This is a predicted structure of a 347-nucleotide RNA (Bacterial RNase P class A) from Hydrogenophaga sp. Its Rfam family is "Bacterial RNase P class A". From the family's description: Ribonuclease P (RNase P) is a ubiquitous endoribonuclease, found in archaea, bacteria and eukarya as well as chloroplasts and mitochondria. By type it is a ribozyme. The RNAcentral record of the sequence draws on ENA. The coordinates come from a structure-prediction model, not an experiment, and the mean pLDDT is 76. The organism belongs to Hydrogenophaga, within Bacteria. The gene name in the source record is rnpB.

RNA sequence: GAAGCGCGCCAGACCGCCGCUGGUGCAACCCCGCAAGGGGACCCGAAAGGGAGCACUGGAGGAACGUCCGGACUGCACAGGACAGCGUAGGAGGUAACACCUCUCCACCGACAAGUCGCAAGACCCUAAGGUGAGGAUCAGAGCAACAGAGACGAGCCGAUUCAGUUCGGGUGAAACGGGCAAUCUCUACGCGCAGCAAUACCAAAUAGGCCAGCGUUGACGUGGUUCCGCGGAGCUGGCGGGUAGGUAGCACCGAGCCGGGUGGGCGACCCCCGGCCCAGAGGAAUGGCGGUCACAUGCGGGGCGACCUGCAUGCACAGAAUCCGGCUUAUCGGCGCGCUUCACAC
Numbered sequence: 001g002a003a004g005c006g007c008g009c010c011a012g013a014c015c016g017c018c019g020c021u022g023g024u025g026c027a028a029c030c031c032c033g034c035a036a037g038g039g040g041a042c043c044c045g046a047a048a049g050g051g052a053g054c055a056c057u058g059g060a061g062g063a064a065c066g067u068c069c070g071g072a073c074u075g076c077a078c079a080g081g082a083c084a085g086c087g088u089a090g091g092a093g094g095u096a097a098c099a100c101c102u103c104u105c106c107a108c109c110g111a112c113a114a115g116u117c118g119c120a121a122g123a124c125c126c127u128a129a130g131g132u133g134a135g136g137a138u139c140a141g142a143g144c145a146a147c148a149g150a151g152a153c154g155a156g157c158c159g160a161u162u163c164a165g166u167u168c169g170g171g172u173g174a175a176a177c178g179g180g181c182a183a184u185c186u187c188u189a190c191g192c193g194c195a196g197c198a199a200u201a202c203c204a205a206a207u208a209g210g211c212c213a214g215c216g217u218u219g220a221c222g223u224g225g226u227u228c229c230g231c232g233g234a235g236c237u238g239g240c241g242g243g244u245a246g247g248u249a250g251c252a253c254c255g256a257g258c259c260g261g262g263u264g265g266g267c268g269a270c271c272c273c274c275g276g277c278c279c280a281g282a283g284g285a286a287u288g289g290c291g292g293u294c295a296c297a298u299g300c301g302g303g304g305c306g307a308c309c310u311g312c313a314u315g316c317a318c319a320g321a322a323u324c325c326g327g328c329u330u331a332u333c334g335g336c337g338c339g340c341u342u343c344a345c346a347c
Stems, first nucleotide, its partner, number of pairs: 001343010012294007020059007029040004042051003061318001066328001068327005073196004085192005090104005105135001106133004115124003136187002141185002143181002157170004200249004210240006221232005257277006264271002296315008
């Protein structure tokens, strides 16, 4: 320098204007509610409601996607064993756990060069970095095999041969009597309770049921005038309990947390130690819009021997939290960095 691989990082920047959303303070108090709790505080208004605050501060992702695995958490269930069902599958390790990750064995793939064949084009072979693998079992049993072929899993068929299915050969095809496929059932080993935050827990009206007690046709209770009378009249009063509306928690500051460092351990995944930090959060869902400058990419044009400079236009992805984590898969305009292997050349 060429070719081939692997890994990591970023996901435009700044300014101006206008917004959205969480928290804290100003904030003494006031209002709503049975309560749990919620709302307001400035102006208008009796109220309902309407219109507006100031300051400080937090506000999407590498995949927040998918909801495919694994967990945390919560409720229910739970003597033991077996069957069914579901899942996993070389070996060892990592981890909270996994179908994830790491190392390793095996098989396959994998370029130039070299080698073999070839007049050549090219083909074959071998391997590097690296990549892929649901990689236990087919003498327990069943099932399957396109095209070609007489015949495809049951043995037989054709030709020759022999005392004798005795021996030999057979175009096809991946495979012809000895095999293949377990990502078809199955067997073996191991693992697995069921549901999911619309989980679940707490507070809890109105109405209608339920239960208990007391009183009541010897008139309770309601009602019109009101010391009493009239009318209606079979219920009335109190307590308890469950669920619903509604509200709150779960739920977002203390975690399998994030960042940095280590002449700590380990091949590695990962673990350990030290220091620092607190980092979105609604409850139909905020995290935005417009303008400008710069950056980047592409196209067209101009200048320059050239590196490059410059004008205009266009573009600037995939996508968006909803209980929270660890993975995997899929999508993605582009940019940056590091490493490995082979070959060639120079010193």